[in-house]
Large-subunit ribosomal RNA, domain II from a Bacteroidota bacterium, 677 nucleotides, folded computationally. The source organism's lineage runs through Bacteria, Pseudomonadati and Bacteroidota. Its mean pLDDT, the model's own confidence on a scale to 100, is 81.
Context: one part of a larger RNA
RNA sequence: GCCUACGAGUUAUACCUGUCUGGCAGCCUAAGCACUUCAGGUGCGGAAGCAAAGCGAAAGCGAGUCUUAACAGGGCGCUGGUCAGAUGGGAUAGACGCGAAACCGUGUGAUCUAUCCAUGGGCAGGUUGAAGUCCCGAUAAUCUCGGGAUGGAGGACCGAACUGGUGAAUGUUGAAAAAUUCUCGGAUGACCUGUGGAUAGGGGUGAAAGGCCAAUCAAACUCGGAGAUAGCUCGUACUCCCCGAAAUGCAUUUAGGUGCAGCGUUGUGAAGUGAUGUGCUGGAGGUAAAGCUACUGAAAAGGCUAGGGGGCUUCACCGCCUACCAACCCUUAUCAAACUCUGAAUGCCAGUACACAGCAGCAGCAGUGAGCCCCAGGGUGCGAAGGUCAUGGGGCGAGAGGGGAACAACCCAGAACAUCAGCUAAGGUCCCUAAAUAUGGUUAAGUUGCAUUAAACGAGGUGGGAAUGCAUUGACAGCUAGGAUGUUUGCUUGGAAGCAGCAAUUCAUUUAAAGAGUGCGUAACAGCUCACUAGUCGAGCGUUCCUGCGCGGAAAAUAAUCGGGCAUCAAACCAUAUACCGAAGCUAUGUGAUCGAAAGAUCGGUAGGGGAGCAUUCUGUCGCGCUGAAGCGGAAUUGUGAGGUUCCGUGGAGUGAACAGAAAAGCAAAUGUAGGC
Numbered sequence: 001g002c003c004u005a006c007g008a009g010u011u012a013u014a015c016c017u018g019u020c021u022g023g024c025a026g027c028c029u030a031a032g033c034a035c036u037u038c039a040g041g042u043g044c045g046g047a048a049g050c051a052a053a054g055c056g057a058a059a060g061c062g063a064g065u066c067u068u069a070a071c072a073g074g075g076c077g078c079u080g081g082u083c084a085g086a087u088g089g090g091a092u093a094g095a096c097g098c099g100a101a102a103c104c105g106u107g108u109g110a111u112c113u114a115u116c117c118a119u120g121g122g123c124a125g126g127u128u129g130a131a132g133u134c135c136c137g138a139u140a141a142u143c144u145c146g147g148g149a150u151g152g153a154g155g156a157c158c159g160a161a162c163u164g165g166u167g168a169a170u171g172u173u174g175a176a177a178a179a180u181u182c183u184c185g186g187a188u189g190a191c192c193u194g195u196g197g198a199u200a201g202g203g204g205u206g207a208a209a210g211g212c213c214a215a216u217c218a219a220a221c222u223c224g225g226a227g228a229u230a231g232c233u234c235g236u237a238c239u240c241c242c243c244g245a246a247a248u249g250c251a252u253u254u255a256g257g258u259g260c261a262g263c264g265u266u267g268u269g270a271a272g273u274g275a276u277g278u279g280c281u282g283g284a285g286g287u288a289a290a291g292c293u294a295c296u297g298a299a300a301a302g303g304c305u306a307g308g309g310g311g312c313u314u315c316a317c318c319g320c321c322u323a324c325c326a327a328c329c330c331u332u333a334u335c336a337a338a339c340u341c342u343g344a345a346u347g348c349c350a351g352u353a354c355a356c357a358g359c360a361g362c363a364g365c366a367g368u369g370a371g372c373c374c375c376a377g378g379g380u381g382c383g384a385a386g387g388u389c390a391u392g393g394g395g396c397g398a399g400a401g402g403g404g405a406a407c408a409a410c411c412c413a414g415a416a417c418a419u420c421a422g423c424u425a426a427g428g429u430c431c432c433u434a435a436a437u438a439u440g441g442u443u444a445a446g447u448u449g450c451a452u453u454a455a456a457c458g459a460g461g462u463g464g465g466a467a468u469g470c471a472u473u474g475a476c477a478g479c480u481a482g483g484a485u486g487u488u489u490g491c492u493u494g495g496a497a498g499c500a501g502c503a504a505u506u507c508a509u510u511u512a513a514a515g516a517g518u519g520c521g522u523a524a525c526a527g528c529u530c531a532c533u534a535g536u537c538g539a540g541c542g543u544u545c546c547u548g549c550g551c552g553g554a555a556a557a558u559a560a561u562c563g564g565g566c567a568u569c570a571a572a573c574c575a576u577a578u579a580c581c582g583a584a585g586c587u588a589u590g591u592g593a594u595c596g597a598a599a600g601a602u603c604g605g606u607a608g609g610g611g612a613g614c615a616u617u618c619u620g621u622c623g624c625g626c627u628g629a630a631g632c633g634g635a636a637u638u639g640u641g642a643g644g645u646u647c648c649g650u651g652g653a654g655u656g657a658a659c660a661g662a663a664a665a666g667c668a669a670a671u672g673u674a675g676g677c
Stems, first nucleotide, its partner, number of pairs: 001677006011093003015089002019086001022082001026050002032044004036039001054061002064076004096235002099232001103225003107221002114199009123189001125158003128154001132150007162186003167182004201217001203213003238613006248261005262368002264365005276355008289342001290340002296336003300332004305326001307325002309322004371396006378389003401412003416591004421587003427581003431564002436578001438576005457552002461549010478536005484509003489503003515530001519528002592603004614666001616663006624656003631650008
């Protein structure tokens, strides 16, 4: 892991409520007694109970009564109960099943281990050489000191047994639930060890690590209280049909629990009343927008001009100036969630008309109370978040199908069943891949190519449009030629001659034209060049603005541009018209079910409510039916399904329809239990 068997809303008691059945203004027996075919049986038994009248604290009154001064108002009443069975629900019990860590009680343990007691045992060999004693020397000395000998002390030294367990390797489903190998500490001592004994669970023992107390210790083990408790996790078994939620409010030693309300379902139910939708009519209200010399506050520029600052003047006052700050006022330009002279659309409230229906109300039973994404307008945050908070709508949740490459929430669209029929939606039509290689433009950047586009800014990229200027009396560009004279204008200067600087009504002359000079250049001149002019050439050439598509700006961590290939004459982008493809949508044909008198409508579905059935075991009718029975293997057939029936084989003794009744009544899951493989 698979297979087989087992495995979870049960039982008792008293209640509440709905349904069905019986008797009925009544209903019903309990204990007990009797009988029999001994059974949820029959007959007696009416004691008791419930109901038939309520109201008031009560006296009491009574279809009323209480309150009250009240004949008012208001409260409670004036309304079919009762017995039994089944079912739904809560209560008390273990109360759907399994599951703690723990708590308490009685006992059992010190053969492991901790400490202690009693009594025994053990420690190769080697080393060091304390005290004491003796001798010698020094000495007056038997004190004292030195030396030698002797002696044999020590939680002394080295090192086996013994005991320990330092470092490393191996081992890690081991040889072993702590070991092996090498290495290492102690090894006459607070040493090691045998045997016997003592201390026991909130207790022991502990050279103290919360260590050890039989592979168990921050409170041993055993049995019991005991099915402890578990607002927690997991699991909870056949079929079909109808409806179908919630993740909100309030409260909570409450926040992952619960109660009430909200939303679901079933029954009942009436006037089309109410609800809902649409139209019309009438309302309340200060949002969006807008506005502000209409308030409050903010706020740019200028003018006028109080006040202030600064400067000048003055002995002082006065006075003057001001590119400074600035009120009121004027002109122009602007803002506001906590501004409003104004002011919608929606929404809300009321009335009314029409339409519509598995609707209001009441009663039984729930589940839910972690929500999530998108769109719109907001708060918060950084106008961050797949953030957070509330509002309105949609979807997912509980929704399949088509599209979006894939993708709960986006776009389309709500799946009763069948069909090798048709039409469409979103989205698509070159190939993968069903359907157009449609038409006209744009782009040259692989821009496009993601949607959610990366900006300011920059540029003779390119398409379209507008305005304006020049041009066959020849434009623009190129080429050829000229570009002069007074004069080196004046001043300045060492110099200044078109070209360092300053000044100048920068003039005048000759001219086709030529600046008291556009730039380069020289120390200053010179030189080159430009404006301007002529010739040559021969048709368009400039300037500004608007706009389409592109370019640069452009740096990130996996190749990553499209789903891929391909495509530049797009299959990219913009625009246009027609055709086609495309879903469980719609239609067609057939069928089933629910509701309904019919016509007809409806039939996605988690939690959950309701309905109808299938199968299993046992019992009754049954003193019956069947019998090569049940079971097992296979085939056919039948029913929407759970399932049923028949036949063949196997098997070898029981078993079954119908109608009822009763349950140890259905397994895929619980790291389920047992067995097998």
The full RNA is in RNAcentral, with records from ENA.